Source information
A computed fold for an 85-nucleotide RNA, annotated as c-di-GMP-I riboswitch aptamer. It matches the Rfam family "c-di-GMP-I riboswitch aptamer". Gene Ontology term of the family: cyclic-di-GMP binding. The prediction has a mean pLDDT of 81.

[in-house]
RNA sequence: GUGAUUUAAAGGCAAACCUGUUGAAAGGCAGGGACGCAAAGCCAAUGGGUCUAAGGUCUUCGGACUAUGACAGCCGGUUGCCGCA
Numbered sequence: 001g002u003g004a005u006u007u008a009a010a011g012g013c014a015a016a017c018c019u020g021u022u023g024a025a026a027g028g029c030a031g032g033g034a035c036g037c038a039a040a041g042c043c044a045a046u047g048g049g050u051c052u053a054a055g056g057u058c059u060u061c062g063g064a065c066u067a068u069g070a071c072a073g074c075c076g077g078u079u080g081c082c083g084c085a
Stems, first nucleotide, its partner, number of pairs: 002085002012037002017032006035073001041078003047075002049071003055066004
């Protein structure tokens, strides 16, 4: 440098749920907590998908649509540790 991603060591991350906080919401952050994870690192300001709908548009006033808001632990892209060949 290339390949595969099976095992081991060291170390890492942390779902649900609970508490606090923030936000219109989805969600985020902090603490607790571990279902899991070999990229559960990074990328949402330009790949697809999903969630929300404050504001906006429409409305038969019931609601519908809409991202400029989010999700990387949905797929994807990208970088990469240890060990192995």
Source information: It was read from a public genome assembly, where an Rfam model found it.